Source information: c-di-GMP-I-GGC riboswitch aptamer from a Woeseiaceae bacterium, 85 nucleotides, folded computationally. Its mean pLDDT, the model's own confidence on a scale to 100, is 89. Its Rfam family is "c-di-GMP-I-GGC riboswitch aptamer". Rfam links the family to the GO term cyclic-di-GMP binding. The sequence was found by an Rfam model in a public genome assembly.

[in-house]
């Protein structure tokens, strides 16, 4: 650099519960495993989720990220171990 997850040491933690936090969508500790070879980490592109504020509008729907999502893909950075080269 590139395969791969057999093997040996592991690592992470879906839903759901509880507490907290937020207008939401999410999030963060606990608890619990769906599952993951990067489910480490970075919001740089797409997509997707919400719409407190801000637009419109009697008024409900509407639009709208500056918010979210890294366990949606794409990249970029780093990383155990085996096998090739």
């Nucleotide at each position: 650099a590139u395969u791969g997850a057999a093997a040996a040491g592991g690592g992470c933690a879906a839903a759901c519960u509880c507490a907290u936090u937020g207008a939401a969508a999410g999030a963060u500790g606990a608890g619990g495993a769906c599952g993951c070879a990067a489910a480490a980490c970075u919001a740089c592109c797409g997509g997707u989720c919400u719409a407190a504020g801000g637009g419109a509008g009697u008024g409900a729907a509407c639009c709208u990220a500056u918010g979210a999502u890294a366990g949606c893909g794409g990249a970029g950075u780093u990383g155990c171990c085996a096998g090739u080269a």